[in-house]
RNA sequence: CCAGAAGGCCGGAUGGCCGCUCCUUACGGAGAGGAAAGUCCGGGCUUCACGGAAACACGGCGCCGGCUAACGGCCGGGGGGCGCGAGCCCACGGAAAGUGCAACAGAAAGACACCGCCUAAGUCCUUCGGGAACGGCAAGGGUGAAAUGGUGCGGUAAGAGCGCACCGCGUCUCUGGUAACAGAGGCGGCAUGGCAAACCCCGCCGGAAGCAAGACCAAAUAGGGGCCGCAUGACGGCGCGUUUCCGCGUCGCGGCCCGGGUAGGUUGCAAGAGGGGGCUGGCAACAGCCCUCCCAGAUGAAUGGCCGUCAUGUUUUCGCCACGAAAGUGGCGCAGACAUACAAAACCCGGCUUACAGGCCUUCUGGCAUU
Repeated sequence: CCAGAAGGCCGGAUGGCCGCUCCUUACGGAGAGGAAAGUCCGGGCUUCACGGAAACACGGCGCCGGCUAACGGCCGGGGGGCGCGAGCCCACGGAAAGUGCAACAGAAAGACACCGCCUAAGUCCUUCGGGAACGGCAAGGGUGAAAUGGUGCGGUAAGAGCGCACCGCGUCUCUGGUAACAGAGGCGGCAUGGCAAACCCCGCCGGAAGCAAGACCAAAUAGGGGCCGCAUGACGGCGCGUUUCCGCGUCGCGGCCCGGGUAGGUUGCAAGAGGGGGCUGGCAACAGCCCUCCCAGAUGAAUGGCCGUCAUGUUUUCGCCACGAAAGUGGCGCAGACAUACAAAACCCGGCUUACAGGCCUUCUGGCAUU
């Protein structure tokens, strides 16, 4: 210098004018984010339900150890895959409990004979060369994403874990490790192919709804209840025990008071698993201690607009310089134009995921050149 990997940071600056929300020490102070987003997980908080425990159903999660309030998150490790490498990716329990599935092709997708190989034994025929039928065979071909462990030697009529060696797989023991797992040795010829983001089995977790939760204050109007005053004749309605009859109560107006609820308002709601710094422990996630700071709170919903200067990037004209025969390429400077993203709190917090103009920093890997 080129190509890459990992981690972290910034997210235009400043001044003037005008405006918005909140606070109340007022010619004052504070005022969006790394994701405020998606609302995908986990918690705090709140109300409802619930005597305790277990089981069943449903949903989620799934290598091991740790961290955490908790998690499907994070850290460290193991195993597998990819990369020359730094590193990256993985729903990574169980397929010898059962059921199911596997398009097309293919004979067959579990216990397979299409092509092919073999006629050793037994049967039949024979011109004695052999032939036929029954049958044996997964070595070869072909199909497929996948074909009944792989390679080699032996063996056989041909073959075959049929036998043996090595590798793989399973299992037992030992060693190392907290563990996942790794290594070594013995045993088993493999009976047990794949898929569980198919049902299922095993283990663990889970009550429901959410700040429009919930709490408080509380109009006008219309209901409800109580007391007082006035009125209280008839008919009728309703209720008391099912019909009739009879009986009793009640149905009016005005005033005052009480209570529920609506509009509206207050609260929840900004001191918190809080931010910054330091020390200690730990590989780390993280934890403990000390110091310091107070940092949005709207509710049709504030946090904005205009102008100037500067910054960064892109581009254009012009000028200068370098290389070049030229075309042109590169660098620097003045000026102009354009751009400066993604997106915006709504009870709060921990995560995950997704979006993001442009720029900066650190560490590391591979290659080239020079010393």

A computed fold for a 371-nucleotide RNA from a Patescibacteria group bacterium, annotated as Bacterial RNase P class A. It matches the Rfam family "Bacterial RNase P class A". Rfam's curators write: Ribonuclease P (RNase P) is a ubiquitous endoribonuclease, found in archaea, bacteria and eukarya as well as chloroplasts and mitochondria. The family's RNA type in Rfam is ribozyme. A source record names the gene rnpB. The coordinates come from a structure-prediction model, not an experiment, and the mean pLDDT is 78.